[in-house]
Molecule: SAM riboswitch aptamer (S box leader)
Organism: Terrihalobacillus insolitus
RNA sequence: AACUUAUCAAGAGCAGGGGAGGAAACUGGUCCUUCGAUCCUGCAGCAACCACUUAUCCAACUAAGAAAGGUGCUAAUUCCAGCAGGCAUUUACCAUGUCUGACAGAUGAGAU
Numbered sequence: 001a002a003c004u005u006a007u008c009a010a011g012a013g014c015a016g017g018g019g020a021g022g023a024a025a026c027u028g029g030u031c032c033u034u035c036g037a038u039c040c041u042g043c044a045g046c047a048a049c050c051a052c053u054u055a056u057c058c059a060a061c062u063a064a065g066a067a068a069g070g071u072g073c074u075a076a077u078u079c080c081a082g083c084a085g086g087c088a089u090u091u092a093c094c095a096u097g098u099c100u101g102a103c104a105g106a107u108g109a110g111a112u
Base pairs, nucleotide, nucleotide: 001112003110004109005108006107007106008105013043014042015041016040017039021032022031023030026082027081028080029079044074045073046072049070050069052065053064054063055062078104083101084100085099086098087097088096089095
């Protein structure tokens, strides 16, 4: 790097460094940010994907548990929308709202 698969409405911040944009990309919206953001480092924390323990033995699955190990995460639902369809409003279209799916993305695990 492309592939397979699971999850993505919950949860969890302080200090130091640094000094201008940031919220993945494009468009629109809406936010964060010199009262110092994004980012980096340290510490702390959250969660429970892998690994671990138990449920008679082995394997798988499932459920429960623990949090010392490997990741991950700690503004806002993946911040919201974009594409398709259902429903409601409308005579109908448009539009708006809502739901579902797709696309894209993030993270884990697997395998190449």